[in-house]
Context: one part of a larger RNA
């Protein structure tokens, strides 16, 4: 010097990103216990008082729960007396440096997020992420849909729509607004477009034959091939947003000023409703006001000018819960003012 422990005057978070670490608290008995609340909780709330025993051995007394029917109540059930006795109290003796000997909650308040118990990155992340009960949409009539497999076959399921698959949301409470123009899905089938296939008008090659020797050219074979008939799909017509998604701009106006209930105009499929709002979302920003502090970029309550909240990509609340995140207070302390001392193990030397 390092590490692991122990003690520390006065102060008590002044430390620090942050009370990280440490300290405090702690069992049992009695007492007492707020807001809020889904009436279950919150709660060991908080706070107060007591504590020579929760261990060992011995024996005394009181003897609960349980057990037991010889006797008793007509029978059953159930029970009474008696007997027994885990527990729990009480008293005595022994033993001890110390006895709630070790071990064993610090507490309260305000917000955010997630309802909760659970799950997760084996070896840097335990969370606000995942799951969840509950909600909704959608598919599926059974040889189901869906999935694995080339198939056979299997799962689904020895289940049958109160069932099974997929997707989204995520207890509970109050709710969940407008838009179907685009994309998707579902339905429709008049018209347009449209494949293979059917069809075969024409036409190429070949050559019996004919020829004015330039060519023409039947049948057959062969190559190409127009019209016409051809489904779904797409175009088209509707529906559908707890489907993917979307939810405006400019100008004017009230008898101080300011603001604009009101009006005009352009555009759109429709122009953001309720609720919330400098928020896990606010750039400007340490916004402004209030609270807390002597002093507060954080925190809490408001305002609304929402750069760029918003309703199951859920919105807003919410008791309980959380090794979650933020802020505050009490207690407590070597975190600190500011260090000091003690013990052990390393470090150093020799082997």
């Nucleotide at each position: 010097c390092a590490c692991u422990g122990g003690u520390u005057a006065a102060g008590g978070a002044a430390c620090u990103a942050g009370g990280c670490a440490a300290a405090u608290u702690a069992g049992c008995a009695c007492u007492g216990u707020a807001a809020c609340u889904u009436c279950g909780g919150g709660a060991u709330a908080a706070g107060g008082u007591g504590u020579g025993c929760c261990a060992c051995a011995c024996g005394g007394g009181u003897g609960u729960a349980g057990g037991u029917c010889u006797u008793c109540g007509c029978g059953a059930c159930c029970g009474a007396a008696g007997c027994u006795c885990u527990a729990a109290g009480u008293g005595g003796u022994u033993g001890c440096a110390a006895c709630a000997a070790a071990g064993c909650g610090g507490u309260g308040g305000u917000a955010g997020c997630g309802a909760c118990u659970g799950u997760u990155u084996a070896c840097u992340a335990a969370a606000a992420a995942c799951a969840c009960a509950g909600g909704a949409c959608u598919c599926u009539g059974c040889g189901a849909a869906a999935g694995c497999g080339c198939a056979a076959g299997c799962u689904g399921a020895c289940g049958u729509a109160u069932a099974g698959g997929g997707u989204c949301u995520g207890a509970c409470g109050c709710c969940u607004g407008c838009c179907c123009g685009g994309u998707g899905c579902u339905g429709g089938a008049a018209g347009g477009u449209u494949a293979a296939g059917a069809g075969g008008a024409g036409u190429u090659g070949u050559u019996a034959g004919c020829u004015u020797c330039g060519g023409c050219g039947a049948a057959g074979c062969u190559g190409c091939g127009a019209a016409u008939c051809g489904a779904a799909g797409c175009c088209c017509c509707a529906g559908u947003a707890a489907a993917c998604g979307g939810c405006g701009g400019c100008c004017g106006u009230a008898a101080c000023u300011a603001u604009a209930a009101c009006g005009g105009u352009c555009c759109u499929a429709a122009g953001g409703u309720a609720g919330c709002g400098a928020a896990a979302u606010u750039c400007c920003u340490u916004g402004u006001c209030g609270g807390g502090u002597a002093a507060g970029u954080u925190c809490c309550g408001a305002c609304c000018u929402g750069c760029a909240c918003g309703a199951a990509u859920g919105g807003c609340g919410u008791a309980a819960c959380g090794a979650c995140u933020u802020c505050c207070a009490c207690g407590c302390u070597g975190u600190c003012u500011c260090g000091a001392c003690c013990a052990g193990u390393g470090a150093c030397u020799c082997g």
Molecule: large-subunit ribosomal RNA, domain IV
Organism: uncultured delta proteobacterium HF0010_01J10